Molecule: Bacterial large signal recognition particle RNA
Organism: Chloroflexota bacterium
RNA sequence: CCGUGCUAAACGGGGAGUUAGCGGUGCCCUGUAUCCGCAAUCCGCUAUAGCGGAGUCUAAUCCCUCCCCUCGGCGGGGCCAAAGGGCCCAUAUCUUGAGCAGUGAUAUUGAGGGCUGGGUCCCGCGCGACGUAGACUUGUGAACCCCGCCAGAUCCGGAAGGAAGCAACGGUAAACAGGAACCUAUGUGCGCCGCGGGAGUGCCUGGCCUGAGUCAUCGCUCACGAAAUGCCUGAUGGUCAAUGACAACGGGAGGUGUGCGG
Numbered sequence: 001c002c003g004u005g006c007u008a009a010a011c012g013g014g015g016a017g018u019u020a021g022c023g024g025u026g027c028c029c030u031g032u033a034u035c036c037g038c039a040a041u042c043c044g045c046u047a048u049a050g051c052g053g054a055g056u057c058u059a060a061u062c063c064c065u066c067c068c069c070u071c072g073g074c075g076g077g078g079c080c081a082a083a084g085g086g087c088c089c090a091u092a093u094c095u096u097g098a099g100c101a102g103u104g105a106u107a108u109u110g111a112g113g114g115c116u117g118g119g120u121c122c123c124g125c126g127c128g129a130c131g132u133a134g135a136c137u138u139g140u141g142a143a144c145c146c147c148g149c150c151a152g153a154u155c156c157g158g159a160a161g162g163a164a165g166c167a168a169c170g171g172u173a174a175a176c177a178g179g180a181a182c183c184u185a186u187g188u189g190c191g192c193c194g195c196g197g198g199a200g201u202g203c204c205u206g207g208c209c210u211g212a213g214u215c216a217u218c219g220c221u222c223a224c225g226a227a228a229u230g231c232c233u234g235a236u237g238g239u240c241a242a243u244g245a246c247a248a249c250g251g252g253a254g255g256u257g258u259g260c261g262g
Stems, first nucleotide, its partner, number of pairs: 001262006010056002012030004020046005034054005063255006072246001074244002077240005084233004091228001093226002096223005102217005112210009121198006127191002129188006136179005146171003154163003
């Protein structure tokens, strides 16, 4: 060096996340590189870091190390956008209240204020209204299994006389139909009704007291409060420039066990 066996190694890798840490299942990027069991309210391990079992292949194009290339994701910085959260500090805005000045209207035929009563509002009871039902009333209404009266006919009897009893007629039960008023029961999105209790910012109204302003609008100032169009923050996403470590695939260089034979 060649041939032929065996064995180690190898039979995907990486990123984020999870984890005290390592690896796996799951997700993502590459890429094609055995199988079975376990595994995200996790599974198995301990810096020697998946556990258990089976199989293939081989000391090299397949294993190991280093270098290059680079898909990909990760970290920090600037800029932009942004769900969500917080705030009234700044900017203006708005409600309410107070004051100043102007304009208009109104006011001793009483502004405004104070005290007081009532209504509007809620609840309870009562009354009424409306509706419904019942009672009441009229009528219809039972071939027989309701009542009365029972023609005819039937039965008992020697007769006198009795008996049961259909139809018709009259009346009723259940049921059906109609009905003004009175009565009872019940219901309510009803009431310029009554009594009692409650609430009371606003609106309407009456009485008493006081005695000159009041209302609206533009502008200015102050105070309380509020919420964005405002302020603070901001998961996340995009973009910019350079960079840090990691890194699949690919490329290059080197290294690597053992038996037998030639």